Background:
The prediction has a mean pLDDT of 84. Predicted 3D model of a 545-nucleotide part of an RNA (small-subunit ribosomal RNA, 5' domain) from an uncultured bacterium. The full RNA is in RNAcentral, with records from ENA and SILVA. Rfam family: Bacterial small subunit ribosomal RNA. Gene Ontology terms of the family: structural constituent of ribosome and ribosome.
Context: one part of a larger RNA
RNA sequence: GAAUGAACGCUGGCGGCGUGCUUAACACAUGCAAGUCGAACGAGAAAGUGGGCUUCGGUCCAUGAGUAGAGUGGCGCACGGGUGAGUAACACGUGGGUAAUCUACCCCUCAAUUUGGGAUAACAUUGCGAAAGUGAUGCUAAUACCGAAUAACAUCCAUAAAGCUUUGGUUUAAUGGAUCAAAGGUGGCCAAUCCUUGGAAGCUACUGUUGGGGGAUGAGCCCGCGUACCAUUAGCUAGUUGGUAGGGUAAUGGCCUACCAAGGCGACGAUGGUUAGCUGGUCUGAGAGGAUGAUCAGCCACACUGGAACUGACACACGGUCCAGACUCCUACGGGAGGCAGCAGUGAGGAAUUUUGCGCAAUGGGGGCAACCCUGACGCAGCAACGCCGCGUGAGUGAUGAAGGCCCUUGGGUCGUAAAACUCUGUCAGCAGGAAAGAAGUUACAUGUGGUUAAUACCCAUGUGUAUUGACGGUACCUGCAAAGGAAGCACCGGCUAACUCCGUGCCAGCAGCCGCGGUAACACGGAGGGUGCAAGCGUUAUUC
Numbered sequence: 001g002a003a004u005g006a007a008c009g010c011u012g013g014c015g016g017c018g019u020g021c022u023u024a025a026c027a028c029a030u031g032c033a034a035g036u037c038g039a040a041c042g043a044g045a046a047a048g049u050g051g052g053c054u055u056c057g058g059u060c061c062a063u064g065a066g067u068a069g070a071g072u073g074g075c076g077c078a079c080g081g082g083u084g085a086g087u088a089a090c091a092c093g094u095g096g097g098u099a100a101u102c103u104a105c106c107c108c109u110c111a112a113u114u115u116g117g118g119a120u121a122a123c124a125u126u127g128c129g130a131a132a133g134u135g136a137u138g139c140u141a142a143u144a145c146c147g148a149a150u151a152a153c154a155u156c157c158a159u160a161a162a163g164c165u166u167u168g169g170u171u172u173a174a175u176g177g178a179u180c181a182a183a184g185g186u187g188g189c190c191a192a193u194c195c196u197u198g199g200a201a202g203c204u205a206c207u208g209u210u211g212g213g214g215g216a217u218g219a220g221c222c223c224g225c226g227u228a229c230c231a232u233u234a235g236c237u238a239g240u241u242g243g244u245a246g247g248g249u250a251a252u253g254g255c256c257u258a259c260c261a262a263g264g265c266g267a268c269g270a271u272g273g274u275u276a277g278c279u280g281g282u283c284u285g286a287g288a289g290g291a292u293g294a295u296c297a298g299c300c301a302c303a304c305u306g307g308a309a310c311u312g313a314c315a316c317a318c319g320g321u322c323c324a325g326a327c328u329c330c331u332a333c334g335g336g337a338g339g340c341a342g343c344a345g346u347g348a349g350g351a352a353u354u355u356u357g358c359g360c361a362a363u364g365g366g367g368g369c370a371a372c373c374c375u376g377a378c379g380c381a382g383c384a385a386c387g388c389c390g391c392g393u394g395a396g397u398g399a400u401g402a403a404g405g406c407c408c409u410u411g412g413g414u415c416g417u418a419a420a421a422c423u424c425u426g427u428c429a430g431c432a433g434g435a436a437a438g439a440a441g442u443u444a445c446a447u448g449u450g451g452u453u454a455a456u457a458c459c460c461a462u463g464u465g466u467a468u469u470g471a472c473g474g475u476a477c478c479u480g481c482a483a484a485g486g487a488a489g490c491a492c493c494g495g496c497u498a499a500c501u502c503c504g505u506g507c508c509a510g511c512a513g514c515c516g517c518g519g520u521a522a523c524a525c526g527g528a529g530g531g532u533g534c535a536a537g538c539g540u541u542a543u544u545c
Base pairs, nucleotide, nucleotide: 001545002544003543004542006541007540008539009538010537013391014390015389016388017387018386019384020383021349026347027346028345030344031343032342035075036074037073040072041071048063049062050061051060052059053058082302083301084300092226093225094224095223096222097221098220101219102218106215107214108213109212110211111210112209113208114148115147116146117145123138124137125136126135127134128133154179155178156177157176158175159174161172162171163170164169184207185206186205187204188203189202193200194199195198228274229273230272235265236264237263240262241261242260243259244258245257246256247255277299278298279297280296281292282291283290284289304325305324306323307322308321327338328337329336330335355381357380358379359378363377364375365374366373367372394424395423396422397421404415405414406413407412428486430481431480432479433478434477438472443467444466445465446464447463448462449461450460451459489534490533491532492531493530494515495514496513500529501528502527503526504525510517511516
């Protein structure tokens, strides 16, 4: 000099854009942060309102409404969000391998979607319990569950052939055998069949389901190289190192087991210890390098502590389950409930870090045909000079160089064109009026074209018109009004280092980054006048180069 997620002191006008628990991975009150689908399924209220009857107590019907709220089932909950405790490691970075693998939803493509069955929740009746909850009996549905059929280009086995090959294997076509599947839903139509306003079977459109192949995306595993400090850590190792066989996994492998062999690593630093998430980057520097890893992005790890599996395409799962532990809470003492390192917020710790805000309008995500619902992701607003950037605190004229302060050799000098005064301007703040972009879509209606189809239905695709959607926010921005009015401080002035005099003090009080000042004329302490430097900031402290 530059820099910071900074803090402290003094000061503080406005705006834009960013950033904001670096400490206790300490404990958490309260609210919200993951739901959705009635176009999978069965069932289904109440209040209120209207009406009828009434012994005026009620009761029945309709509507509310196939609504609410539950239940079965599907998809999602493995994403998104947080934190950096652990980890010196194939964790990360980079480059490869997988002929050793998997991949829900999505896209393309081939084929199929046949036929049966028994349950169960909800519900009703009822038992136990303080509660959390849980048992019994009876009824019922499905795209829930389970049989049967059919099936190969799928999987496995056998036979024999060809290609490639790192000689371990692998690919392709052929024959035979064995194994394995499914579910429906919604809209429309009536020429032919059946009952005949119309509906059913049927046809049709869309969608779903099942099996196969390919793609895309994501993931698992393996390898080369790179990746902190300590030798005042020198030896480490028994599933240890390798083999055979088996198990296990989506998959290779001591991953696991049995047997066999005795190996394997190490001064090119094993083992042990300390510290640490890694990277793109960031800061500094002419560079080489050094330091660092907040925000943003990629990867990893973790979710009160430790362990385990279940479900599932994917978890050994932050707002799932089970067990153990510590802690907190409820209890009728028998037993139960909980997990903010999600967003706000509280206590504690600390030099120190924000609102228990608004909205799903946009972008994105989940569910749904859709309407729509959910979304503390996100978009916004609030607080904080914490940072960067921009603007303002007025401009011109104005010498009796006013008054006043300070200094003085008493002549004067200086603050100083500074002020006053006169003439202007109107940024920002204030008040008033107007007023956005961010909105694309979706849906409905009308209308046109094309496709599908037996069809001028329906449906799908596409175009036009109208209507409908904004948290921010009456915000940005524009215009007008009035008015110099509301808006300057901080540090320093001995040298380094830009900037000097007076008074007070008298090795005292004090200053100080280094050298050093102060013991009676202190440009170094304290005050004043003057000056210098930065400026809505300025200094100090801490840390890095």